SAM riboswitch aptamer (S box leader) from Bacteroidales bacterium UBA6267, 106 nucleotides, folded computationally.
It was read from a public genome assembly, where an Rfam model found it.
Its mean pLDDT, the model's own confidence on a scale to 100, is 82.
Lineage of the source: Bacteria > Pseudomonadati > Bacteroidota > Bacteroidia > Bacteroidales.
C1' cells in the first nucleotide's frame, strides 16, 4: 500500500507563525472565513483503540488516563453518485458502498 476487525447523531480551548482559503473524492447545496482560512509549533481539553489495573471459564464488564495513537465549528455539514420496503409524487426508513480513526496481518 493491501486485507480483516471495531467504531462514527455523543465530547473538547488558547496563543504565536502564516496570510486565502476551507469543510475526504465528484457533483449539488449550505456554512465558517481580514473580528485572520489551511498549515506549522506550544500549552491545553476531550475520549478510551491499542497499553496499563481490576473482574470473569469464556464473550464480556469496570477503572486510570503515565506511554502509543486519534481528535478539539456545523450528524462524516447535508443530499446523489447502490439495492431494498413504504408512497402517485415528493420523501422517509434500513442495510450497503464511500471516507475517516485504532489494532491485528501482510
Nucleotide at each position: 500500500g493491501a486485507u480483516u476487525u471495531a467504531u462514527a447523531c455523543a465530547g473538547a480551548a488558547g496563543a504565536g507563525u502564516g496570510g486565502a482559503g476551507a469543510g475526504a473524492u465528484u457533483a449539488g447545496g449550505c456554512u465558517c472565513u481580514g473580528u485572520g482560512a489551511a498549515a506549522c509549533u506550544c500549552u491545553g481539553a476531550c475520549a478510551a483503540c491499542c497499553u496499563c489495573c481490576c473482574u470473569g471459564c469464556a464473550c464480556g464488564g469496570g477503572g486510570a488516563a503515565a506511554g502509543g495513537u486519534g481528535c478539539c465549528a456545523a450528524g462524516a455539514c447535508c443530499u446523489a453518485a447502490a439495492u431494498c420496503g413504504u408512497g402517485a409524487a415528493a420523501a422517509c426508513g434500513a442495510u450497503g458502498a464511500u471516507u475517516a480513526u485504532a489494532a491485528a496481518u501482510u